This is a predicted structure of a 75-nucleotide RNA (transfer RNA) from a Bacteroidales bacterium.

[in-house]
């Protein structure tokens, strides 16, 4: 330099273009317990950025940013 893939709560992983983005974990509070752990209940927390297509976008297109992988060049 060229090509490919990925980007969703603090972390990991889902979501056929169509209701209020789901699950686990984490955190907070409660219940239970002599105290705690475990279990149970409730709550908090997310679509990389900009633009476009569409009645409607996490989803499709595009540019940028970041990360990973492959190929090549110089030394």
């Nucleotide at each position: 330099a060229g090509g490919a893939a990925u980007a969703u709560g603090g972390u990991g992983u889902a979501a056929u273009g169509g209701u209020u983005a789901a699950c686990a974990u984490u955190c907070u509070g409660g219940a239970u317990u002599c105290c705690a752990a475990a279990c149970c209940c409730a709550g908090a927390g997310a679509u990389g950025u900009g633009g476009g297509u569409u009645c409607g976008a996490c989803u499709c297109c595009u540019a940028c940013u970041a990360u990973u992988c492959c190929u090549g060049c110089c030394a």
Rfam family: tRNA. It is annotated as a transfer RNA. Lineage of the source: Bacteria > Pseudomonadati > Bacteroidota > Bacteroidia > Bacteroidales. Model confidence (mean pLDDT): 82 of 100.